[in-house]
Molecule: small-subunit ribosomal RNA
Organism: uncultured delta proteobacterium
């Protein structure tokens, strides 16, 4: 510190995920040892058992019992003593308000900070001052009685106190008063002098002296210490009120309150106050967020982060708040009390059915719940606490222990030598690599667990003596005792290397790779993604990485994420400027004096608790952890300064703002008035058969007279030309013309006021069109509607009508691509060039011109700016102020709830849920029913032709046992197949074989083949007969055969989507790239574009581009001229010569094959840029690449081909191999494709004649002759071929016959009889004769070929091959027509454009409906929570009134001395007050729900075809 993912790629927004750190954690594997901390985050769910709060005999009265000595007995027992003034219980005292739990409530009666109390209290603790006189009455224990199961309780009688009461005294105490100081903030604080009134105790213990008593002992007196008690000051600590700022989230909570705001009087409290009550006023909070609603203790702190921030708020520490839930008080200094009382509800436990206990959110522990979360331990030894005079006694506080890798730290699980780089694994290109110095060995060490000894600190203190001053208390000192941890830390010895290593990952992010299984299955995955036969991504193995008692996953917080931006973002086009204005609050605001001193800046003092964080430093072997000591931490409080700057008040200016004056320009507004053209209607004249309308049509109007055309009228809207990126206006937005009223701007010189400014949440106004409410108007136009069309369909488009509506008044809607998609003001930062309006200089007779100021309004442009596109003084640059907005994409501007609206419908505005993306911009292709330029038998022009007919022949399909397989738009279909009767051959059916029909090793054996004979369809089995390779160094080797082993053979079996090669096609199209350079953040561009030309990226000129390669061309073969070489089998001018180039002869002629020459835009004109080239010419055999031919660029189609070959991998082996017969591959309702012949008279049939190239022949070719009507057969010359043959060349061209008909055309079909080939013509050959003589009379939509020696025509050979061609290759022979051109179809090129494609238009995508699943909204209804308002009831309890009952002390009066009667107090009962409960009626919230609406996801569902190109109606 950053990384992965949108895209072919590319820069950006912009989200989604990762690496990081932490946790009260849990879940999987795995697991030696210690220190230190840590443990119900869920059910403030229920809780069994045991502890957690008692203690004081030195306050008090009473007091056993076991046991145990004694003495007695009538053996039952009784007495006394000791256990003992003990136990247990009681009266009283202080405690229980601490300690410990929990976080349920609580958005403030809380916290947390900084004040306040002049509005307070404070037991126990110190401290100082006085005091403690003096009397009474009672009651618990207990005693004996009664009622209950039980808790419990009734009455009667006894008794004590530091329990209760009366009296006295008493102040500097409390009230009241007088007089008076003194402070001080509101109106109170405080002193001092007087003066009324009114308030108190309690003993207890030791100990001296004295004196009674009956002695040990005990009583009273006194006096003493200690402890206790009363009163009052003060002190300290501790509580209570009160202020100030702080302190979650919703405005889809906007108003809210009646004790509510205040006063006055009374009450209450420790104490202030509506804390309570009565009068009275009517106020009090609120947008700086009341009221409601959610949700949460709060904080020191933790945890992350660089900080600023975010989250949290276990442990420990501070404060609240609770104690089963509700309510209430009592007692107490203190409580409305976890381990108290009542009282009401739930629950749960005992009961004898009458009535009763109970409350673990203390420790432990148990159920429940949950993914979780300990031991029913030890101990008061320490340390703090209660109580007590003290010993002591309590104390689940606390100290340890125990359980749990839950965290955090320390350590160990060994060190060194050690290479035949060992077996083994694992891989392997088979050579070897890797595990690996690891390992075994060999030589050490001893940490930790184990075992033997040994042993702490934590302990201070308490008793008991003794001394010193001074009893006491203090201080030294002797003994004596006190440790849960614990026989634990630590030390020391023994042994031994022994007992101690595993989680995760391994495609990228991310360190780490190979094999095997699996085959879109299983399965992984945080993202992006793997898995459909060669997965580094599932599983597993090997090996490597990472961490390591851990080591992965889940969850959760922060972090990266500047992804809410203060620090530190944005808003033209990515999400974001409100449609626009006026204008409150608010916010910010020119220059100047002065003063104050809020903010601001400094200083101090307080005070920010400890503990943690940090920094020294120490203490446990180190650490972790603990300790001391410092620093640091706040928008705090207070005080005393500073006074730039802001703020407050106060002085002054003028430049910002305004007002006044003078002019000019304007579709700025209102509202009246008016004009002309033009449609339309309506009247009339003319006039006659159409008009209108489209892409063409019809509907539609017109003979009842239309359309056109003249005139006359009516009527509503709209205002041509001027008119202009010209003009006002804030914006919508406004256009004939004349008049009234009326706002703004802008210029110009001077005066006047004196920051009066700017922006603006709320508010208020305006706000295009279409809409809606009344009323009116209505010419064209036009939703909806109707018809005609188009179309598969047309609810569109297009015609023909039309009806709201556009118009006008008055009201409402308040929306829009209200767009410059650009919020307003203000300042500053280079120009140029138009243009409006006003002004000023110069000129000039004037009007221009030119110069120049403001003010709008355009258009180019530096710098700067932006992701780029662009902006660019009209800014999107540079900076300040100020509102308004955005935060991933859909769900969605939706629902719910508000609110405006008549309605339509606005305006506010979520969530569930679902996807890793949506999106800008720009590139570089593709593609357009885009655009430009150019090609091409691409159309046009012509010439033949398919499609019709019969036949070949090829495919689809049907059939079949098989009809073998592949090829399937162009680019498959007379194709692989240059030739299926068997063979081939691969299908089918039957029969056989199994190291096999072939190959190569081994091992034996020697032949093997051949021929015959049975069987058999064959293949093949049986038999007979026959035979005996070559070499040799003679051991043997080698060739063939046969048995037999296995290891392999075999496959035309699969996968052309694993793969080589080869082909096809775009296309023989002109194109494709590259180095360097420049330009662009970048992909890229540039070169290669432009401007000519060309068959051509073929040359040229220009250019930020200069080379340069593949292609184009050329060079290579053949044809076409000529030259020269050779002249045989070729040729024959000249001589002879023959029937015949037949022979001599030649070698000039064709010809034949070798070699060279020609053609290059060289040459002229001319156009063109003085260029390339072009166009015409002139020579030439040939002229502008001279015909043809080979020759195919980077590259598409996963094109084709595993069945030509070769090859991965799968898959088979008595079979998918391999032999053999026979079938099929030739099958026929149909359907395409490529072909032959025809359909006649340019022909048909017969005769006769003429001319040719190219090939081919010895298992050929086959002359001539006989034979046959032929096919052909019989016999045979020649010829290994320029020599001999196939072989006849056919259309031609001469002559004859046919006379337009299904013919003398055309020949299928079939009957018959032949030939040939071949083992064999049945399925299933070809060919020949006779004899049959079918359909065709020129082919519908559609469609194909070809621009010259071409199309047509017309024979000819070849290849394959025994035999078979209308097919395929090749050869000549005859020999055309056309081309205006480029507008259209198709194809391709190059430049432009637009794009939502990029698998690239065969693209891409949108919506209804269908089917499943999710979530959500509406909904009769039902069922909870929570709250409000009205009423009924009313426990317990406090005060408050009342009380006729009932009453110990004190007072009165009587008394018979027991008491009785009053009184004053007091308490029962009764009323108010009020929790639970109820009843009726809202409100919020939150389940459920028939039904229903949308909405989202879902490989291959319907229907269309709205968007992306002019997406075919932008």
């Nucleotide at each position: 510190a950053g990384a992965g993912u949108u895209u072919g790629a590319u820069c950006c927004u912009g989200g989604c995920u990762c690496a990081g750190a932490a946790c009260u954690a849990a879940c999987g594997c795995u697991g030696g040892u210690g220190g230190c901390g840590u443990g119900c985050c869920u059910a403030a769910c229920a809780c069994a058992u045991g502890c957690a709060a008692g203690u004081c005999g030195a306050a008090c009265g009473a007091g056993a019992a076991a046991u145990u000595c004694g003495c007695u007995u009538u053996c039952g027992g009784g007495c006394g003593g000791a256990g003992a003034g003990u136990a247990a219980a009681g009266u009283g005292g202080c405690g229980a308000a601490c300690g410990g739990g929990u976080g349920a409530g609580u958005a403030a009666u809380g916290c947390g900070u900084a004040a306040g109390u002049a509005a307070u209290c404070u037991a126990c603790c110190c401290u100082c001052a006085a005091a403690a006189u003096u009397g009474g009455g009672a009651u618990a224990a207990c005693u004996a009685g009664c009622c209950g199961a039980a808790a419990g309780g009734c009455g009667a009688g006894c008794u004590a106190a530091u329990a209760c009461c009366g009296a006295a005294u008493a102040a500097u105490a409390u009230u009241c008063u007088u007089u008076u100081g003194a402070c001080u903030u509101a109106g109170g604080u405080u002193g001092a002098a007087g003066g009324a009134a009114u308030c108190a105790a309690a003993g207890g213990u030791g100990g001296g002296u004295u004196u009674c008593c009956u002695u040990u002992g005990g009583a009273a007196a006194u006096u003493u210490u200690c402890c206790g008690u009363u009163u009052g000051g003060g002190g300290a600590u501790g509580a209570g009120c009160u202020u100030g700022c702080g302190u979650a989230c919703c405005a889809u909570u906007a108003g809210c309150u009646u004790g509510u705001u205040g006063g006055u009087g009374g009450g209450g409290u420790a104490a202030u106050g509506g804390c309570c009550u009565a009068c009275c006023a009517a106020g009090g909070c609120a947008a700086c967020g009341a009221u409601g609603g959610u949700u949460a203790g709060c904080u020191g702190g933790u945890c992350u982060g660089a900080g600023a921030g975010g989250a949290c708020g276990a442990u420990c520490a501070g404060c609240c708040a609770c104690a089963c839930u509700g309510g209430a008080a009592c007692u107490g200094a203190g409580a409305c009390a976890c381990g108290g009382u009542c009282c009401a509800g739930a629950c749960u436990c005992c009961u004898a059915c009458g009535g009763g206990a109970g409350g673990c959110a203390g420790c432990a522990g148990u159920g429940a719940g949950g993914a979780a979360u300990u031991u029913u331990g030890c101990g008061c030894a320490a340390u703090g606490g209660g109580g007590g005079a003290a010993a002591c006694c309590c104390u689940g506080a606390c100290g340890c222990a125990g359980c749990g890798a839950c965290g955090u730290c320390a350590c160990g699980u060994g060190a060194g030598u050690g290479a035949u780089u060992a077996a083994g694994g694992c891989u392997u290109u088979c050579g070897a690599g890797u595990c690996g110095u690891a390992a075994a060995a060999c030589u050490c060490u001893g940490u930790c667990a184990g075992g033997u000894g040994g042993a702490a600190a934590g302990a201070a203190g308490g008793g008991a003596g003794u001394a010193a001053u001074u009893u006491u208390a203090u201080u030294a000192u002797u003994c004596c005792u006190u440790g849960a941890c614990g026989g634990u830390a630590c030390c020391a010895c023994c042994a031994a290397a022994g007992g101690a290593a595993g989680c995760a990952c391994c495609g990228g992010c991310u360190a780490a790779c190979u094999c095997c299984g699996u085959g879109c299955c299983a399965g992984c995955a945080g993202c992006c993604g793997c898995g459909g036969u060669a997965a580094u991504a599932c599983g597993g193995a090997g090996g490597g990485u990472g961490c390591a008692a851990g080591c992965g996953u889940u969850g959760u917080u922060c972090g990266g994420a500047u992804u809410u931006a203060u620090u530190g973002g944005g808003c033209g086009u990515a999400a974001a400027g409100a449609g626009c204005g006026u204008g409150u609050a608010g916010g910010u605001g020119g220059u100047u004096u002065a003063a104050u001193a809020a903010g601001u800046c400094a200083a101090a003092u307080g005070u920010g608790a400890a503990a943690g964080u940090c920094c020294u430093u120490g203490g446990c072997u180190c650490a972790a952890c603990c300790a001391a000591g410092g620093a640091a931490g706040g928008u705090c409080a207070u005080u005393c300064g500073a006074u730039a700057c802001u703020a407050u008040u106060u002085u002054a200016c003028u430049u910002g703002a305004g007002u006044a004056c003078g002019g000019g320009a304007g579709a700025g507004g209102a509202a009246a008035g008016u004009g002309g053209a033009a449609u339309u209607c309506c009247c009339a004249g003319u006039g006659u058969a159409g008009a209108g309308g489209u892409g063409a049509a019809a509907u539609u109007c017109g003979u009842a007279g239309a359309u056109a055309u003249u005139g006359g009228g009516a009527g509503g809207a709209a205002c041509a030309c001027c008119g202009g990126u010209g003009g006002c206006g804030a914006a919508g937005g406004c256009g004939g013309c004349u008049u009234u009223c009326u706002g703004g701007a802008c210029c110009g010189a001077u005066a006047c006021u004196g920051a009066c400014a700017c922006u603006g949440a709320g508010a208020c106004g305006c706000g295009a069109a279409a809409g809606c409410g009344u009323g009116g108007g209505g010419a064209g136009c036009a939703a909806a509607c109707a018809g005609g069309a188009u179309u598969a369909g047309a609810g569109a488009c297009c015609c023909u009508g039309g009806u709201a509506g556009u118009c006008c008044a008055c009201g409402c809607c308040g929306u829009a691509a209200a767009c410059g998609a650009u919020g307003g003001g203000c300042a500053c930062u280079a120009g140029g060039u138009g243009u409006a309006g006003a002004g000023g200089g110069u000129a000039u007779u004037g009007a221009c011109c030119c110069c120049u100021u403001c003010u709008g309004u355009g258009c180019c442009g530096c710098a700067g700016c932006u992701a780029a596109c662009g902006c660019a003084u009209u800014a999107a640059g540079u900076g300040c102020c100020c509102c308004g907005c955005c935060u991933g994409g859909g769900g969605a501007g939706u629902a719910c709830g508000g609110u405006c609206g008549c309605a339509a419908g606005g305006c506010u505005a979520a969530a569930a849920c679902u996807c890793a993306a949506a999106g800008g911009a720009a590139u570089u292709g593709a593609c357009g029913g885009g655009g430009g330029c150019c090609c091409g038998c691409a159309c046009a022009a012509g010439c033949g032709g398919u499609g019709g007919a019969g036949c070949a022949u090829g495919u689809g399909g049907u059939u079949u046992a098989a009809u073998u397989c592949g090829a399937u738009g162009c680019a498959a279909c007379g194709c692989g197949a240059a030739g299926a009767a068997c063979c081939u051959u691969a299908c089918c059916u039957g029969g056989g074989u199994u190291u096999g029909a072939c190959a190569u090793c081994c091992u034996u054996u020697g032949a093997c083949a051949a021929u015959c004979u049975u069987g058999g369809a064959a293949a093949c089995a049986a038999g007979a007969c026959u035979u005996u390779c070559u070499c040799u160094u003679c051991g043997g080797a080698g060739a063939c055969a046969a048995a037999g082993u296995g290891a392999c053979a075999g496959g035309u079996g699969c996968u052309g989507c694993a793969u080589g090669g080869c082909u096809g096609u775009c296309g023989u199209c002109a194109g494709c790239u590259c180095g360097u350079g420049u330009c662009g953040u970048g992909a890229g561009a540039u070169g290669u574009u432009g401007g000519g030309u060309u068959a051509a990226g073929u040359c040229c000129c220009g250019c930020a581009a200069c080379g340069a390669g593949c292609g184009c061309a050329a060079c290579c073969c053949u044809c076409g001229u000529u030259c020269u070489u050779a002249g045989u089998u070729g040729c024959c001018a000249u001589u002879a010569u023959u029937a015949a180039u037949u022979u001599a002869g030649g070698u000039a002629c064709u010809c034949u094959a070798g070699g060279g020459a020609u053609a290059c835009u060289g040459c002229c004109g001319g156009u063109g840029u003085u260029a390339a080239a072009c166009c015409g010419g002139a020579g030439g055999a040939a002229g502008g690449u001279g015909g043809g031919g080979a020759u195919g660029a980077c590259g598409u189609c996963a094109a084709g081909u595993c069945c030509u070959c070769a090859u991965g991998g799968c898959c088979u082996u008595u079979a998918u191999a391999u032999c053999c017969a026979g079938g099929g591959c030739u099958a026929c309702a149909c359907a395409c494709g490529u072909g032959c012949u025809a359909c006649a008279a340019u022909g048909g049939g017969c005769u006769g004649u003429a001319c040719a190239a190219a090939g081919g022949g010895u298992c050929g070719c086959g002359a001539u002759c006989c034979c046959g009507c032929a096919a052909g057969g019989g016999a045979u010359a020649g010829c290994c071929a320029a020599u001999c043959c196939c072989a006849a060349a056919a259309a031609g061209c001469a002559g004859u016959u046919c006379u337009c008909a299904g013919u003398u055309c055309g020949g299928a079909u079939u009957g018959g009889a032949g030939u040939c080939u071949g083992c064999a013509a049945c399925u299933c050959g070809a060919c020949u004769c006779c004899a049959u003589g079918a359909a065709g009379u020129u082919g519908g939509a559609a469609u194909c070929g070809c621009u010259a020696g071409u199309a047509a025509u017309c024979g000819u050979g070849g290849a394959u091959c025994a035999g078979c061609a209308u097919g395929c290759c090749a050869c000549g022979g005859u020999g055309a027509a056309u081309a205006c051109g480029u507008u259209c179809c198709c194809g391709g090129g190059c430049c432009u454009u637009g794009u939502a494609c990029a698998c690239a238009c065969c693209g891409c995508c949108c919506g209804u409906c269908a089917c499943a699943c999710c979530a959500u909204g509406a909904a009769a209804u039902c069922c909870g929570g929570u709250u409000g308002c009205a009423c009924c009831a009313g426990a317990a309890g406090u005060c408050g009134u009342u009380a006729g009952g009932u009453u110990a002390a004190c007072c009165c009066g009587c008394u018979u001395c027991g008491g009785c009667g009053g009184g004053a107090g007091a308490c029962a009962g009764a009323c108010g007050c009020u929790a639970a409960g109820g009843u009726a009626c809202g409100g919020u919230u939150g389940g459920u729900a028939a039904u229903u609406g949308g909405g989202g996801u879902g490989a291959a569902g319907u229907c269309g075809u709205a968007a992306c190109a002019a997406g075919g109606u932008a």